[in-house]
Context: one part of a larger RNA
């Protein structure tokens, strides 16, 4: 000099863009953060409509009230499907194939999506909700009777799988691919619509996407850690897994790692990158992106295409809460917010308008992801605090060689001009794509092209534009002995104090404190901490 997720002191006008618990992975009140589908199903608690019956008013049409009815819209709860493994948070652990990079899998999986081929025949038994009964303070749970499905099960068929022998082709040893034969085993679901048709179901192959596993190389400290290791090293066989493998087990062998640093201890998430530097290098890993790990602590599996699962389950533990003392409930390292810790870090805000995600045929619903707003000079950038003229060089102040002069200083006053920004009034966006959904037309009939009509803005009456009046409401901070730009007077008298280093202060202090002046930077300026 540069830099910072900074803090502290003094000061402070505005805007844009970014950033904001570095400490206790400490404990958490409250609200919200994952639902959706009635075009899978039985139903009908509540709402609306219709129908039927009865009543009231009326001459009647009709209106109102009550009751019944799942008949219709729809729908709380229930069965079922998909999602909840993404998105969001944190950095405890981890020195490891965790990460980065480059390879490999002839050792693997992949819901939703795309393409292709084939298929969907027949049958069955339950169960929730509802109803009845009774238990419990509650959380919740029991018994009986009934019923449905795209829930569950059985049979049939299937280009699939397994086993056996066989033919051809290929390779990299185990083998791989293709064809045909025999035996055994294995599927399915319907719904909407007047219909056309659309949405689904099953099997197989291929793709895409996403993952799993293996290996080479690379990236901490300590040798005042030198030997380590018993499923430990390898083999055979078996089990297990989507898959390879001591992954696990039985038997056998005598191996395996290590001064090219094993083992141990300490520290640490890794990378893209960031800061600095001419570079080499050094330091860092906050924000953003990728990967990993974790979800009160420890352990375990279930479901599922995918988890050993932040807002799922079970067990144990610590803690907190409720209790009728028998027993129960909970997990902010999601968004806000609270306490604590700390030098220190924000609102219990708005909206799904956009982008994206889940579900749905769609309308749509949900979305603290996201988009916005609020707070903070925390940083970077921009703008302003006026411009021009103006000499009696005014007054005042300070200093001196003191009837005078120098500096403050064109500074001010005064005159003329301008009005950015702020304030007030008026107008007023872009972000919105006519995208999606719908209708019509054309053809080569599609995830096609064209046309028609077509609602929607949280931010926000914000940005921006116009008008108005008035220089109007807007400058500080540090330093001035040398390094280092900037000097004098007074006070003090080794005192009070200063200080980054050298060093100042003991009666003429440019070094302490104040005044005047000057220098530097400027809505900031200094100090402290850390890195280069």
């Nucleotide at each position: 000099g540069g830099a910072u997720g900074a803090a502290c002191g003094c000061u402070a006008g505005c805007g844009g863009c970014a950033g904001g618990c570095u400490u206790a992975a400490c404990a958490c009140a409250u609200g919200c953060a994952a639902g959706u589908c009635g075009a899978g199903g039985g139903g009908c608690a509540g709402c609306a409509u219709g129908a039927u019956g009865a009543g009231u008013a009326g001459c009647a049409a009709u209106a109102c009230u009550c009751a019944u009815u799942g008949a219709u819209g729809g729908c709380g709860a229930c069965c079922g499907g998909c999602g909840u493994a993404a998105g969001g948070g944190u950095g405890c652990g981890u020195a490891a194939c965790g990460c980065g990079u480059g390879a490999g899998c002839a050792a693997c999986u992949u819901g939703c999506c795309u393409c292709a081929u084939a298929c969907a025949g027949g049958g069955g038994g339950a169960u929730a909700a509802c109803c009845u009964c009774g238990g419990g303070a509650a959380a919740c749970g029991g018994a009986g009777a009934c019923u449905a499905a795209u829930a569950c099960c059985c049979c049939a068929u299937a280009u699939u799988u397994g086993u056996a022998a066989u033919u051809c082709a290929g390779g990299c040893a185990u083998c791989u691919g293709a064809g045909a034969u025999a035996c055994a085993a294995g599927a399915a679901a319907g719904g909407a619509g007047a219909g056309a048709u659309c949405c689904g179901g099953u099997a197989u192959g291929a793709g895409a996407u996403a993952g799993g596993c293996u290996c080479g190389c690379g990236a901490g400290a300590c040798a005042u850690u030198a030997g380590c290791a018993a499923g430990a090293u390898g083999g055979u066989g078996a089990g297990g897994u989507a898959a390879c493998g001591g992954c696990u087990c039985a038997c056998c062998a005598a191996a395996g790692c290590g001064a090219c640093g094993a083992u141990g201890u300490c520290u640490a998430g890794g990378g893209g990158a960031a800061c600095u530097g001419a570079g080499a290098g050094g330091u860092u890993g906050g924000a953003c992106c990728c990967c990993c790990a974790c979800a009160c602590u420890g352990g375990a599996a279930c479901u599922g295409a995918g988890a050993c699962a932040c807002g799922g389950u079970c067990c144990a533990g610590a803690c907190u809460c409720c209790u009728a003392c028998g027993g129960g409930a909970g997990g902010c390292a999601g968004c806000a917010g609270u306490g604590a810790g700390g030098a220190a870090u924000a609102u219990u805000g708005g909206a799904c308008a956009a982008u994206g995600g889940g579900c749905g045929g769609a309308a749509g619903c949900c979305u603290g992801a996201u988009c916005c707003a609020g707070c903070c000079a925390u940083g970077c950038c921009g703008c302003g605090u006026g411009a021009u003229g103006g000499a009696a060089u005014a007054a005042g102040g300070u200093c001196c060689u003191a009837u005078g002069g120098a500096c403050u200083g064109u500074c001010a006053a005064c005159a003329u001009c301008u009005u950015u920004a702020a304030c007030a009034g008026g107008g007023g966006a872009g972000c919105a794509a006519u995208a999606a959904a719908g209708u019509c037309u054309a053809c080569g009939a599609g995830a096609u092209a064209g046309a028609c009509a077509g609602a929607u803005g949280a931010g926000a009456g914000u940005a921006c534009c116009c008008u108005g009046g008035a220089a109007a409401a807007a400058a500080g901070c540090a330093u001035c002995g040398g390094c280092u730009a900037a000097c004098u007077c007074c006070g003090u008298g080794c005192c009070a104090g200063c200080a980054g280093c050298c060093g100042c202060g003991g009666u003429a202090a440019u070094a302490c404190g104040g005044g005047g002046g000057a220098u530097g930077c400027g809505a900031g300026c200094g100090u402290u901490a850390u890195c280069c």

Model confidence (mean pLDDT): 81 of 100.
The part of an RNA shown here (small-subunit ribosomal RNA, 5' domain) has 532 nucleotides and comes from an uncultured Bacteroidales bacterium.
Rfam family: Bacterial small subunit ribosomal RNA.
The sequence was found in a public genome assembly.